[in-house]
């Protein structure tokens, strides 16, 4: 050049059209003589740009990053 794969909080990660799950992290509390663990509570996220569709992380098109083979 060409194919194909991924892209979700500060990091990891799940979801098969119905407003996103969980660990971590932070921050506030409880407990502890202090810390450390341990419990509860908050706070943060669909790579961008358009189609479909009543509705899109999800389906389909282009672009960005990246990542594997070919050449």
């Nucleotide at each position: 050049g060409c194919a194909g794969g991924u892209a979700u909080g500060g990091u990891c990660u799940a979801a098969u059209g119905g407003u996103a799950u969980g660990a971590u992290c932070u921050c506030u509390g409880a407990c502890u003589u202090c810390c450390a663990a341990u419990c509860a509570g908050a706070g943060g996220a669909c790579a961008u740009g358009g189609g479909u569709u009543c509705g899109a992380u999800u389906c389909c098109c282009a672009u960005u990053a990246u990542c594997u083979g070919c050449u």